[in-house]
C1' cells in the first nucleotide's frame, strides 16, 4: 500500500427486507426478603448507535469520507 471484518448502555453482545418506545445478559442504584451477607423478587437510572456529510416521508440499518481495533496479502 491492497482486501476483508468489527465499532450500539460501565462490560459482553443482539438488532431481520429501512418503519416510528433502541434491546438482552452481567454490573450499578433503590426497595422487599435475612440477625447480617449471599441468593431470590420488584422497580429504576444509564445510549447524540465511533466522527462528519448525503439519500429518504423515515437511517443503528443504505451511500460517501475520516478515525480506531483486528485478520490476511504484498
Nucleotide at each position: 500500500g491492497g482486501u476483508c471484518g468489527g465499532c450500539u448502555a460501565g462490560c459482553u453482545c443482539a438488532g431481520c427486507u429501512g418503519g416510528u418506545u433502541a434491546g438482552a445478559g452481567c454490573g450499578c442504584u433503590u426497595g422487599g426478603u435475612u440477625c447480617a451477607c449471599a441468593u431470590c423478587c420488584a422497580a429504576g437510572a444509564g445510549g447524540u448507535c465511533g466522527a462528519g456529510g448525503g439519500u429518504u416521508c423515515g437511517a443503528g440499518u443504505c451511500c460517501c469520507c475520516c478515525g480506531c481495533c483486528g485478520a490476511c496479502c504484498a
Notes:
The prediction has a mean pLDDT of 81. Transfer RNA from a Candidatus Dormiibacterota bacterium, 74 nucleotides, folded computationally. The RNAcentral record of the sequence draws on ENA and MGnify. Rfam family: tRNA. Rfam classes the family as a transfer RNA. Lineage of the source: Bacteria > Bacillati > Candidatus Dormiibacterota.